[in-house]
RNA sequence: GUUUCUGUAGUGUAGUGGUCAUCACGUUUGCAUUACAGGCGAAAGGUCCCCAGUUUGAAACUGGGCAGAAACU
Numbered sequence: 001g002u003u004u005c006u007g008u009a010g011u012g013u014a015g016u017g018g019u020c021a022u023c024a025c026g027u028u029u030g031c032a033u034u035a036c037a038g039g040c041g042a043a044a045g046g047u048c049c050c051c052a053g054u055u056u057g058a059a060a061c062u063g064g065g066c067a068g069a070a071a072c073u
Base pairs, nucleotide, nucleotide: 001072002071003070004069005068006067007066010025011024012023018056027043028042029041030040031039049065050064051063052062053061
């Protein structure tokens, strides 16, 4: 340099154009315990990488950009 893939709560993930964006771990908290862990319940935490376009409607489609990974050279 070329091609392909990836970007979604703190971390890892699901989500093939339509209702409040999913789950697990983690965090906080309640119950319980002498206390801790485990257990049961609850809560907080997301401008879905950025900009523009298409559409009645975009996390998902299109274009550009940014970041990362792989292959080739």